Record summary
Predicted 3D model of a 676-nucleotide part of an RNA (large-subunit ribosomal RNA, domain II) from an Acidobacteriota bacterium. It matches the Rfam family "Bacterial large subunit ribosomal RNA". Its family is annotated with ribosome and structural constituent of ribosome in the Gene Ontology.
[in-house]
Context: one part of a larger RNA
């Protein structure tokens, strides 16, 4: 891992509501006692029959109160006492789980540290102090040469350690191994044998170390410690079916109480939905008439400049600028306005159920998410956040969206090799049009994306110029004064500034570009021919283009493939397509006008309701060596838990009905045990 077996709401005793029985204004005994027992006795006790006050106390009343007032809380409604149920309480109270804390004991055979006794430490180097000889000096210090052997000296074995590395890492070893490596006469190592003990000890101090784990050892008790926390928690059907909220909380993943959900009993449309009538409101919107915010004009105080000036004054102003006046805007904490839904009351109408409301029992839920749609945080970001209102999901299975809890369709009772249709599809994969009419895209856009760009295409509107010849295009002309002026080294259409005239003339700028040093030289506007019919601007509107960059080919249509479409608009007619809806049958609730008919039946916490089956027990009727149980194959039966039959196996029990009573149902609890 898989099999098997075991394994978790129980009991006792108190209290609440229910069923259900017994007696009833009453009901009921407790220890005990008697008796084998079955029952007899036993009234103390409680509960009920009266309340109200804190109380004295008064009493259908009674407190407050002066009160004969008001007001509170009674007076009317039957109880009690077994028996089962669901809930709470107290007890370990469903079960299994700490870290822990507190006794009273073992622990120094590991290990700290100290005590008493013994052991060990190869070879080799270095040569302190003393000492003995020379030298030196006045004496000396001092120098040499020997002696001489000290030292937590030095190199390296045993021994002791553990600084690198390399394996090992279900190892050879729960700490090793190889190959370097430190210390090796010392605060050294080491046997033997002692001593200190758990808030203690021991520690050259790491919170170490105290028998392979020590911020407080180990057993054993207290003890089922406590756990608002994780997990687990065994049989079937049938009826309803939530919640992630609001308010408090040393409260935020716990709880109360309310909401929502079940039962049960009362009440009877009160409930919804829609129409009428009557209402309150200040949101969406808008407005500027208040608050504020702001733009531009005009008027014009005040102000600052400038003129004037001995002071005062005066005059002027291309500066600013209140008030006002115009014109145009802004505001969640602005309103002169002002809606649409909602809302709340009353009348009617539809609706008659599993609505509403009251009481009682009994519960989950109190983490919620996505989508839409009004708003607030946030960057008019977030599968972000936090309100509203609604929808799904949660608790919804089935069709579409390739795939896809929260989208779109649409609510599964069961059966059917019958039918219609949602959503959303009909080329192939693939169930249904290669369907009809018109169009439009050429970008495989469709089959990802913006500002911005663009002689892409389709359509529409409106202009200009044109057969007295337009738009390209080809021929030809494109002149004089003049190299206008000025400035420059020049500056001659063409660096720059200025000015931009006149003449011929069909036309030709005191010059559109290139181009020269500066000219020259091309061109261009303009203007004439040629040529013959359209040719430019500008706005809308479809549909495309470009923008456009991600990490393994293809990978932004689910796939093959698709271009007068299998793509896009617009229309149109069939078709498919779901557990929707219809048909036919079965079953079950619910209620009714009851031989039938109508509704209904998706479901998690979670209420109720009705079975199946396992062990004992008691009564009852029964099987069983001519084969009980149990196992095993098969076949039936039932909605189902389960039951029956039957052949083989086995070798001795078993079992219907009625009832009681539980150590009653296992797939999960890193469960236990066992077996593979």
């Nucleotide at each position: 891992g898989c099999c098997a077996a075991c394994g978790a709401g129980u009991u006792a005793c108190g209290g609440u509501a229910g069923g259900u029985g017994g007696c009833a204004a009453g009901g009921u005994u407790a220890a005990c006692c008697u008796g084998u027992g079955a029952a007899g006795g036993g009234a103390a006790g409680c509960c009920g029959g009266a309340g109200c006050g804190a109380a004295a106390g008064c009493g259908a009343g009674u407190c407050u109160g002066a009160a004969c007032a008001g007001g509170g809380c009674g007076u009317u409604c039957a109880g009690u006492c077994g028996c089962g149920u669901g809930c709470c309480g107290u007890a370990g109270a469903c079960c299994c789980g700490a870290a822990g804390c507190c006794g009273a004991g073992u622990g120094a055979u590991c290990u700290a540290u100290c005590c008493a006794u013994g052991g060990g430490c190869a070879g080799u180097g270095u040569g302190a102090a003393g000492c003995g000889g020379g030298g030196g000096u006045a004496a000396g210090a001092c120098c040499c040469c020997g002696u001489g052997g000290a030292g937590g000296c030095g190199c390296g074995a045993a021994c002791c350690g553990a600084c690198c590395u390399a394996g090992g890492u279900u190892g050879a070893a729960a700490a090793c191994u190889g190959g370097g490596c430190g210390g090796a006469u010392g605060a050294c190592c080491u046997g033997u044998g002692g001593a200190u003990a758990g808030g203690g000890g021991u520690g050259a101090a790491a919170g170490g170390c105290c028998a392979a784990g020590c911020a407080a050892a180990c057993u054993c008790g207290g003890u089922g410690a406590u756990a608002g926390c994780u997990g687990g928690u065994u049989c079937u059907c049938c009826g309803c079916g939530a919640a992630a909220u609001g308010c408090a909380u040393u409260u935020a993943g716990g709880u109360g109480c309310a909401g929502c959900g079940u039962u049960g009993c009362g009440u009877g449309u009160u409930c919804a939905u829609c129409a009428g009538u009557g209402g309150a409101g200040g949101u969406a919107g808008a407005g500027c008439a208040c608050u504020g915010g702001a733009u531009g004009g005009g008027c014009u105080a005040g102000g600052g400049g400038g003129c004037c000036u001995a002071c005062a004054a005066g005059c002027u102003u291309a500066c600013u600028g209140a008030c006002c006046c115009c014109a145009a805007c802004c505001a969640a904490a602005c309103u002169c306005c002002g809606a649409a839904u909602g809302c709340c009351a009353c009348u009617g109408a539809u609706c008659c159920a599993u609505a509403g409301c009251g009481c009682a029992g009994c519960a989950g839920u109190g983490a919620g998410u996505c989508c839409a749609c009004g708003g607030g945080g946030g960057a008019u970001g977030a599968g972000c956040u936090u309100c509203g209102u609604g929808g799904a999901c949660g608790a919804a299975a089935g069709g579409g969206a390739a795939a896809c809890a929260g989208c779109c369709c649409a609510g599964a009772u069961c059966g059917c090799c019958g039918g219609c249709u949602a959503a959303g599809g009909u080329c192939c994969c693939a169930a249904a049009a290669u369907c009809c009419a018109g169009a439009c895209u050429a970008a495989g856009u469709g089959g990802u994306a913006a500002a911005c760009g663009a002689u892409g295409u389709g359509g529409g509107a409106u202009u200009g110029c044109c057969c007295a010849g337009a738009c390209a295009g080809c021929c030809a002309g494109g002149a004089g004064g003049u190299u206008g002026g000025c400035u420059u080294a020049g500056a001659a259409g063409c660096a720059g500034c200025c000015a931009c005239c006149c003449u011929u003339g069909a036309a030709a700028g005191a010059g559109u570009g290139c181009g020269u040093a500066a000219c020259a030289g091309c061109u261009c506007a303009c203007u004439g021919g040629u040529c013959g019919a359209g040719u430019g601007g500008u706005c809308c509107c479809g549909c495309g283009c470009g923008g456009a960059c991600a990490a393994u080919u293809c990978a932004a249509c689910g796939g093959g493939g698709c271009u007068c479409a299998a793509g896009u608009c617009u229309g149109g007619u069939a078709c498919c397509g779901a557990a929707g809806c219809c048909g036919c049958g079965g079953a079950c609730g619910u209620g009714c006008u009851u031989u039938g008919c109508a509704c209904g039946u998706g479901g998690u916490a979670g209420c109720g309701g009705a079975g199946c089956g396992u062990c004992g027990u008691u009564c009852u009727c029964g099987g069983a060596g001519c084969g009980a149980a149990g196992c095993g194959g098969c076949c039936g039966a039932g909605u189902g838990a389960u039951c029956g039959g039957u052949c083989g196996u086995g070798g001795a029990c078993c079992g219907u009905g009625a009832g009681c009573g539980a150590g009653u149902g296992c797939g999960a609890a890193u469960g236990u045990u066992g077996g593979c």
Description: Taxonomically the source falls in Acidobacteriota (Bacteria, Pseudomonadati). Its mean pLDDT, the model's own confidence on a scale to 100, is 87.